[in-house]
The RNA shown here (transfer RNA) has 73 nucleotides and comes from an Oligoflexia bacterium. Rfam family: tRNA. It is annotated as a transfer RNA. Rfam's curators write: Transfer RNA (tRNA) molecules are approximately 80 nucleotides in length.
RNA sequence: GGGUCGCUAGCUCAGUUGGUAGAGCACCGGACUUUUAAUCCGAGGGUCACAGGUUCGAAUCCUGUGCGACCCA
Numbered sequence: 001g002g003g004u005c006g007c008u009a010g011c012u013c014a015g016u017u018g019g020u021a022g023a024g025c026a027c028c029g030g031a032c033u034u035u036u037a038a039u040c041c042g043a044g045g046g047u048c049a050c051a052g053g054u055u056c057g058a059a060u061c062c063u064g065u066g067c068g069a070c071c072c073a
């Protein structure tokens, strides 16, 4: 330098044909418990990496940029 894949909640990851953004864990509140842990219930938490384009509508399609991993030279 070229190519492929990835970037979504604090962490790890889903997300179907473009049509209301989700799960587990964690955190917070409550129940239970002598207390802790465990268990159960509930709530909060999002610039879908960034910028632009297409579209009635974009996490999803297109272009560019950034970051990471791998491969080739």
Base pairs, nucleotide, nucleotide: 001072002071003070004069005068006067007066010025011024012023013022019056028042029041030040031039049065050064051063052062053061
Description
The organism belongs to Oligoflexia, within Bacteria.